[in-house]
Context: one part of a larger RNA
């Protein structure tokens, strides 16, 4: 490289949008004939190699033929791809009518808990552990009562639930922004899929400036434990945890499973729609669309398992893998305030 692969063996990019590129629905006509196919011609040096045959007694060696699958030109064919024109509605989108949600942003409000402040009651302990001690407390703690302040998070509902591209999203209310699904079939008429680069978003920790600081709590200090204990346990506690703006750009960023389309037995639960039957309303039941789960046939799989939400059957496009270690290291380049990130080897060794 070909090939074969990518849930767990090496391997799906963290996620989206999207330029180029690749690929692309059903129909009619057309011509060009680029791809495609056929005929003819030129060229593809010889030798070697392959295949067939022959000559040295065999072989090496030598000789003859073939192959050299290609490229160019020319003459044609017109099914398919492409191209041009026209028309279509099934893909896609728009409209109209409904519905759903912890989707996003901003503002406001609420109660419980925690800590603190001042006060009342009250007195000798509290706290903590396996047991203790450090710690707090007669300058009155812990406990308890009402009052005030602060910051952070929202018990129950809550779910096998829902929403979001992913990260993620949960007290209540308001405003703004966005999304999805169903029904309808009025409109556009292939406007689609994927997507190298690129751009945007991206948990936690971290960084910069300013604020905030209740709780928890790296570092740190002390007390224990222990042979030791730079830990696990305890008492404290700084950064941080929170907010605004900016940076960073990584995660077991996981379904360890890229996106899209079509097809291939079913059963069952649940969430959100639509229709029919039923009925005073309902419960229920049947059909139908979208989501989220459990089981299971065929099939697939090394097995575990997957199984209409595929890891089945196919096609299109992208990303990635090619023995372990060295190593996600070194060097270089790019990015970053830095931390570091991206790209990413080799020697050597097994």
């Nucleotide at each position: 490289u070909u090939g074969g692969g990518u849930u767990u063996a090496a391997a799906g990019g963290g996620u989206g949008c999207g330029c180029a590129g690749g690929c692309g629905g059903a129909c009619u006509c057309g011509u060009c004939a680029a791809g495609u196919c056929a005929g003819c011609g030129g060229u593809a040096a010889a030798a070697a190699u392959u295949c067939g045959g022959g000559g040295c007694u065999c072989a090496a060696c030598c000789c003859c033929g073939u192959c050299c699958u290609g490229c160019c030109g020319u003459u044609g064919a017109a099914a398919c791809u492409g191209c041009g024109a026209g028309a279509c509605u099934g893909g896609a989108g728009u409209g109209c009518g409904a519905c759903a949600g912890a989707g996003g942003a901003a503002g406001g409000c609420g109660g419980a808990a925690u800590g603190c402040g001042a006060g009342g009651u009250g007195u000798a302990g509290c706290g903590g552990u396996g047991a203790a001690a450090u710690g707090c407390a007669u300058a009155g703690a812990u406990a308890u009562c009402g009052c005030g302040c602060a910051g952070a998070a929202c018990u129950c509902c809550g779910a096998u639930u829902g929403c979001g591209a992913a990260g993620g999203c949960a007290g209540c209310c308001u405003u703004c922004c966005a999304u999805g699904u169903c029904g309808u079939a009025a409109c556009u008429g292939a406007c689609g899929c994927u997507g190298a680069g690129g751009c945007a978003c991206g948990a936690a920790a971290g960084c910069g400036u300013g604020g905030g600081g209740a709780u928890c709590g790296a570092a740190c200090a002390g007390g224990a434990u222990u042979a030791g204990a730079u830990a696990c346990c305890c008492u404290g506690g700084u950064a941080g945890u929170c907010c605004a703006c900016g940076c960073a750009g990584u995660a077991a960023a996981c379904g360890a499973u890229g996106a899209g389309u079509a097809c291939u037995a079913g059963c069952u639960a649940u969430c959100c729609g639509g229709g029919g039957c039923g009925a005073a309303c309902g419960a229920g039941u049947c059909c139908u669309g979208g989501g989220u789960g459990g089981c299971a046939c065929a099939g697939c799989g090394a097995a575990a398992g997957c199984g209409u939400u595929a890891a089945g059957u196919a096609c299109u496009c992208c990303a990635c893998c090619u023995g372990g270690g060295g190593a996600g290291u070194a060097c270089g380049c790019c990015g970053g305030c830095a931390a570091c990130g991206g790209u990413g080897a080799a020697a050597c060794u097994c």